Predicted 3D model of a 90-nucleotide RNA (THF (Tetrahydrofolate) riboswitch aptamer) from a bovine gut metagenome. The RNAcentral record of the sequence draws on MGnify. Its Rfam family is "THF (Tetrahydrofolate) riboswitch aptamer". For this family Rfam cites "The structure of a tetrahydrofolate-sensing riboswitch reveals two ligand binding sites in a single aptamer" (Trausch et al., Structure, 2011). Of the family's consensus pairs, 94% are formed in the model.
């Protein structure tokens, strides 16, 4: 000199969960992990308060079962993806 990897983050399937509203968003304290290493930045989460808050519909005797809907979850799969020194790979 040039590359590579982290948190995560966005699509697209796949299988859930919800739809008798949980989750997701939003704010307010705490904390917690974050390329190997130091260090810091952004951002991510986990807990807890608190305010808000939604999309059913159709079949079936029934259990359920389709089709939708949710800023829905979990997995693979592409794409993106640390500033500063050091280190690793050429």
């Nucleotide at each position: 000199c040039a590359g590579a990897g982290u948190a995560g983050a966005u699509a697209a399937g796949a299988u859930g969960c919800g739809u008798u509203a949980a989750g997701u968003g939003u704010g307010g304290c705490a904390a917690a992990a974050u390329g190997g290493g130091a260090u810091g930045u952004c951002g991510u989460u986990u807990g807890u308060c608190a305010a808000c808050g939604a999309a059913a519909g159709g079949c079936g005797c029934g259990a359920g079962c389709c089709u939708g809907c949710g800023g829905u979850a979990u997995c693979u799969u592409a794409u993106c993806g640390c500033g500063u020194c050091c280190g690793u790979u050429g």